[in-house]
This is a predicted structure of a 72-nucleotide RNA (transfer RNA) from an Elusimicrobiota bacterium.
It was read from a public genome assembly.
NCBI's taxonomy places the organism under Bacteria, Pseudomonadati, Elusimicrobiota.
Its Rfam family is "tRNA". Gene Ontology term of the family: triplet codon-amino acid adaptor activity. Rfam classes the family as a transfer RNA. Rfam describes the family as follows. Transfer RNA (tRNA) molecules are approximately 80 nucleotides in length.

RNA sequence: GGGCCGUUAGCUCAACGGUAGAGCAGACGCCUCUUAAGCGUAAGGUUACAGGUUCAAAUCCUGUACGGCCCA
Numbered sequence: 001g002g003g004c005c006g007u008u009a010g011c012u013c014a015a016c017g018g019u020a021g022a023g024c025a026g027a028c029g030c031c032u033c034u035u036a037a038g039c040g041u042a043a044g045g046u047u048a049c050a051g052g053u054u055c056a057a058a059u060c061c062u063g064u065a066c067g068g069c070c071c072a
Stems, first nucleotide, its partner, number of pairs: 001071007010024004018055001027041004048064005
């Protein structure tokens, strides 16, 4: 230098172009003599960044950044 893949909640990951979710962690509550375990409730998001297409974009297109792999 070229190619491919990835980037979404604190962490690990989902999500046909049409309301962004789950598990774990954290908060609160129930249960228990207490803790743990179990159960429940609520909260938590600039979907890496900037543009474009579209009535509508995490999703499609372009560029950039970061990470990984391969080639040179």